[in-house]
RNA sequence: GGGGGCUUAGUUUAGUGGUAAAACAGCGGUCUCCAAAACCGCUGACGGGGGUUCGAUUCCCUCAGCCCCUG
Repeated sequence: GGGGGCUUAGUUUAGUGGUAAAACAGCGGUCUCCAAAACCGCUGACGGGGGUUCGAUUCCCUCAGCCCCUG
């Protein structure tokens, strides 16, 4: 240089056109003499930009980062 894959919450993963889900973590509560555990609840995310579409996390282009193959 060429080709391919990945990027979603603090972390690990779902979701692949129709208002984004869970676990752990965090916060609050119940329980307890206190704490832990357990249970209940809450907060929090689609890498940046552009395009297609009535509608984009999803499709297309571009940029950035990470990984793999190859000259």